Two RNAs folded together computationally: RNase P RNA and transfer RNA, 489 nucleotides in total.
It holds a member of the Rfam family "Bacterial RNase P class A". Rfam describes the family as follows. Ribonuclease P (RNase P) is a ubiquitous endoribonuclease, found in archaea, bacteria and eukarya as well as chloroplasts and mitochondria. Its best characterised activity is the generation of mature 5'-ends of tRNAs by cleaving the 5'-leader elements of precursor-tRNAs. Gene Ontology terms of the family: dimeric ribonuclease P complex, tRNA processing and ribonuclease P activity. Rfam classes the family as a ribozyme.
RNA sequence: GCAGGGGGCCAGACGAUCGUCCGGCGUCGCGCUUCGCGACGCGGGGAGGAAAGUCCGAACUCCGCAGGGCAGUGCGCCGGGUAACGCCCGGUCGGGGUAACUCGAAGGACAGUGGCACAGAAAACACACAGCUGACGCUCGUAGUGCAGCCCUUGGGUUGCCUGCAGGCAAGCAAUGGUGAAAAGGUGCGGUAAGAGCGCACCGCGCCGGUGGCAACAUCGGUGGCAGGCAAAACCCCGCACGGAGCAAGGCCAAAUAGGGAGACGCUAUCAGGACGGCCCGUCCGAAGUCUCCGGGUAGGCUGCUGGACCCCUUCAGUAAUGAUGGGGCUAGAGGAAUGAUCGUUGCCCUGAGCGAGGCUCCGCAAGGAGACGAGCGAAGGGGACAGAAUUCGGCUUAUCGGCCCGCUGCGGCG
RNA sequence: GCGCCCGUAGCUCAGUUGGAUAGAGCGCCGGGCUUCGAACCCGUAGGUCGGGGGUUCAAAUCCCUCCGGGCGCG
Numbered sequence: 001g002c003a004g005g006g007g008g009c010c011a012g013a014c015g016a017u018c019g020u021c022c023g024g025c026g027u028c029g030c031g032c033u034u035c036g037c038g039a040c041g042c043g044g045g046g047a048g049g050a051a052a053g054u055c056c057g058a059a060c061u062c063c064g065c066a067g068g069g070c071a072g073u074g075c076g077c078c079g080g081g082u083a084a085c086g087c088c089c090g091g092u093c094g095g096g097g098u099a100a101c102u103c104g105a106a107g108g109a110c111a112g113u114g115g116c117a118c119a120g121a122a123a124a125c126a127c128a129c130a131g132c133u134g135a136c137g138c139u140c141g142u143a144g145u146g147c148a149g150c151c152c153u154u155g156g157g158u159u160g161c162c163u164g165c166a167g168g169c170a171a172g173c174a175a176u177g178g179u180g181a182a183a184a185g186g187u188g189c190g191g192u193a194a195g196a197g198c199g200c201a202c203c204g205c206g207c208c209g210g211u212g213g214c215a216a217c218a219u220c221g222g223u224g225g226c227a228g229g230c231a232a233a234a235c236c237c238c239g240c241a242c243g244g245a246g247c248a249a250g251g252c253c254a255a256a257u258a259g260g261g262a263g264a265c266g267c268u269a270u271c272a273g274g275a276c277g278g279c280c281c282g283u284c285c286g287a288a289g290u291c292u293c294c295g296g297g298u299a300g301g302c303u304g305c306u307g308g309a310c311c312c313c314u315u316c317a318g319u320a321a322u323g324a325u326g327g328g329g330c331u332a333g334a335g336g337a338a339u340g341a342u343c344g345u346u347g348c349c350c351u352g353a354g355c356g357a358g359g360c361u362c363c364g365c366a367a368g369g370a371g372a373c374g375a376g377c378g379a380a381g382g383g384g385a386c387a388g389a390a391u392u393c394g395g396c397u398u399a400u401c402g403g404c405c406c407g408c409u410g411c412g413g414c415g
Numbered sequence: 416g417c418g419c420c421c422g423u424a425g426c427u428c429a430g431u432u433g434g435a436u437a438g439a440g441c442g443c444c445g446g447g448c449u450u451c452g453a454a455c456c457c458g459u460a461g462g463u464c465g466g467g468g469g470u471u472c473a474a475a476u477c478c479c480u481c482c483g484g485g486c487g488c489g
Stems, first nucleotide, its partner, number of pairs: 001411004006406005012346007020046003024042008048386001052397002055395005060246004072242005077091005092106001093104004107237002112235002115230002129177002131173003137169003141165004146161007185203006204226001205224008250303004260294006271286001273285004310329004315324003348383004354377002358373001360371004416488007425441004434472001444458004465481005
């Protein structure tokens, strides 16, 4: 210098004017004091790294609850952190990368049920299509100066056995071929009729033990010829966690109208109705209306509402996440919802007319001329993201113009 | 605030117990029939299965995340 990889930070600055939300102080006015409301003035504060998605976890509040279970949902290597978590940190193992580094929903497939299309013989208690062998066993053909028996004119015939060759059957095999994403360890040597962990060496795997580690696990030694396909982001099993709802939670105050309750007045004229009763009489209640009081809920108002697992710095413990100690700070609280607009100066990024130090090349005897390169300066123009609190926190995920800082890796150059 | 569903061709939909070259109807285009048009017949084209990532031998289908749309409750 180029390429890459990790972590952290910023999210324009200053000023003026107008406007907006919320506190504080002061003055004035109104309402009966405490106090409240309104107007004006002064002065102060007012979005984020994600305020977003609402995907997890909590605080808080109400409801439910003797205790426990089922169902459902989620999580799942080990250790640690935390209020908690599905988050974070460190490690192990596995994948990727030359490396820095990075990714991983990473328990169980002999608890059970089910699946693996097409192809293929076979897709899981393994199997045998092609193929190889056909040793042991059976059978057939053929050859033999072979052996034995029998027959007949000493040379043949015939039967059995033996040996060689060729074929078939029973049977053996899983090395080779083919299929597939996947076919019951891999390589080599021996071995065999042919083969095969059949035997051996190394690698892999299982089991046992030693050592290191809190552990996951690593490593060493021994031992077993070797269990066993994939998939649980199929059902499921095992372990762990979870009661439900959400600030429109919840609490307080409380109109108008309608309705409810109590009492008083009214009315007993009419009994429509009800109670006692089979019916009548009788008694009681009750009816519309007025007044007073009570309680519930609605509109509305207040509260919850922002000082909190808060922010900044130092020191200590820890590899780190994080925790502890000490000091300092107060940092939005709206409620259809404020945080905005304009102007000026300036910083950053991109494009860039033009200017241009400087050395280089060429022409030339020289003076000088021509050409390409070019640090730097730079008029003018453009850009300036994503987005926006709504009870509050801790995370995750997603969006984001650009800029700055600190380590790390590989390659190349120069010294 | 809480909960649920959907996204497949220009349109309306199948397919979602994982195994196809992703289908159907209408439409578009070309041809035939007809004097011409419609209807009818024949043929063709047309798909990031909303985007991205993962699991798997294999994903429209299973899982995660994002985008868009719709519904319900308080």